Record summary
This is a predicted structure of a 517-nucleotide part of an RNA (small-subunit ribosomal RNA, 5' domain) from an uncultured bacterium. Its Rfam family is "Bacterial small subunit ribosomal RNA". Its family is annotated with structural constituent of ribosome and ribosome in the Gene Ontology.
Context: one part of a larger RNA
RNA sequence: GAUGAACGCUAGCGGCAGGCCUAACACAUGCAAGUCGAGGGGUAUAAGUCUUCGGAUUUAGAGACCGGCGCACGGGUGCGUAACGCGUAUGCAAUCUGCCUUACACUAAGGGAUAGCCCAGAGAAAUUUGGAUUAAUACCUUAUAGUAUAUGAUGGGGACAUCCCCGACAUAUUAAAGUUCCAACGGUGUAAGAUGAGCAUGCGUCCCAUUAGUUAGUUGGUGUGGUAACGGCACACCAAGACAAUGAUGGGUAGGGGUCCUGAGAGGGAGAUCCCCCACACUGGUACUGAGACACGGACCAGACUCCUACGGGAGGCAGCAGUGAGGAAUAUUGGUCAAUGGGCGCAAGCCUGAGCCAGCCAUGCCGCGUGCAGGAUGACGCAUCUAUGGUGUGUAAACUGCUUUUGUACGGGAAGAAACCCUGCCACGUGUGGCAGAUUGACGGUACCGUAAGAAUAAGGAUCGGCUAACUCCGUGCCAGCAGCCGCGGUAAUACGGAGGAUCCAAGCGUUAUCC
Repeated sequence: GAUGAACGCUAGCGGCAGGCCUAACACAUGCAAGUCGAGGGGUAUAAGUCUUCGGAUUUAGAGACCGGCGCACGGGUGCGUAACGCGUAUGCAAUCUGCCUUACACUAAGGGAUAGCCCAGAGAAAUUUGGAUUAAUACCUUAUAGUAUAUGAUGGGGACAUCCCCGACAUAUUAAAGUUCCAACGGUGUAAGAUGAGCAUGCGUCCCAUUAGUUAGUUGGUGUGGUAACGGCACACCAAGACAAUGAUGGGUAGGGGUCCUGAGAGGGAGAUCCCCCACACUGGUACUGAGACACGGACCAGACUCCUACGGGAGGCAGCAGUGAGGAAUAUUGGUCAAUGGGCGCAAGCCUGAGCCAGCCAUGCCGCGUGCAGGAUGACGCAUCUAUGGUGUGUAAACUGCUUUUGUACGGGAAGAAACCCUGCCACGUGUGGCAGAUUGACGGUACCGUAAGAAUAAGGAUCGGCUAACUCCGUGCCAGCAGCCGCGGUAAUACGGAGGAUCCAAGCGUUAUCC
């Protein structure tokens, strides 16, 4: 000098930031991922009309169900990991990529089911069985198709070994979906882009040699399988290799970086907040779906723990936001709102969003402001002290006089953050797009800010004073009580202990402790 700090004493305000460093310990409760009726069948219900009071009919239509997209983002944590994990630089002639953009071509003909609804059951519950019936942008079959895929043969060009690019040919295989009927939104194939991801490689990346040898899928080859893709990735066979004192193997510790602290620098230390990457989601394992997961609020199995039970069987996973217990020196509200930014779905209106934006708590930090200003000497009183009829210090300090009103109090006014979408009107033309104008939308918040009024009014402490180190006397104590970072102080005149007066340094803080330079 610094800190995600804690403790002691003290405390007026604001702005901006930060806030479980310990038990990746266990969690009550609420919320944190839905959306689409312009994909589909369709009900409860509501309103209206008619009625022979049985009902019929029209309009609107939740929840649940099938289907699509999203749930792989966003948010959390740092257990593991010494590794191509990360950083940096390359490569993929070894790869994939939903939504988005561009270009071209197409969107034809049929079919069988199933959920829901209805009927009948089982179970304490979670849940579940059978029958009948029905729809789709769900599923299946067929047609057509190419710069697609596979095989064969072929012309030209290029390189980086395997190869790549541009052409023409033959055979075989593989597409689609509608809603609404103006349009619009969609669907399928191919090529390219963008974005995202995967893989490989050079170099860098902590401590211990009181760890010296390690390794059988091990190292390489051939073949097959698998993958989006290369590869012992897996398997069969063959060979005997591979790594290591330039530190293999083993052990310990640890997420990495941008950055942060210190320092003139070189270095040393750290990895909170914010950003990028990685890993994880009660513990271990597995795959399914999907463009993408081996998936925090999905599935299955095993385990530990907790809960319900009619004892037959079931349910759960806060390292999301709040909050609780425990641990600890120690770390906050079971708040408001989608107004803005962003995300998901939707043509849109809109819905969802503990992301986000705000508010609450805490001197935890940084910064700023205030606690008055000017005059005022018989240098008052008091207190302390001395060489004591008197001086000196506190000290212009107070009283007193004049002034100001930051802040606080009272009253009044009062934002920016809002641009839009949608709607209405007008204009242009490509007739559904663009432009212009109007109107609408604020959690924070009656907040920030501004004005007026009265009044010095509402506001100073902490540590230290032997040397290092700025700041000295008196009293008490008497190697006692005590102090102390080091040297050391205290045994009768202690500037070192305790009190007082005075002084010094910082100041809404000041000291102590811990850690780093």